[in-house]
Molecule: transfer RNA
Organism: Candidatus Yanofskybacteria bacterium RIFCSPHIGHO2_02_FULL_41_11
RNA sequence: GCCGGCGUAGUUCAAUGGCAGAACGAGGGACUCAUAAGCCCUAGAAAAAGGUCCGAUUCCUUUCGCCGGCA
Numbered sequence: 001g002c003c004g005g006c007g008u009a010g011u012u013c014a015a016u017g018g019c020a021g022a023a024c025g026a027g028g029g030a031c032u033c034a035u036a037a038g039c040c041c042u043a044g045a046a047a048a049a050g051g052u053c054c055g056a057u058u059c060c061u062u063u064c065g066c067c068g069g070c071a
Base pairs, nucleotide, nucleotide: 001070002069003068004067005066006065007064010024011023012022013021018054026042027041028040029039047063048062049061050060051059
């Protein structure tokens, strides 16, 4: 330099052109003499910009970052 893959919650991961979900973690509650476990509740996320579309996390383009391959 070229090619490919990936970028979603604090972390690990899903899903999908039509409400963004789970687990762990965090906070609160209830229980307990107290703590833990288990139970209930709550908050929390689409790398950036542009385009297509009635509608974009999803499709297209560019940029950025990470990983891999070739030279």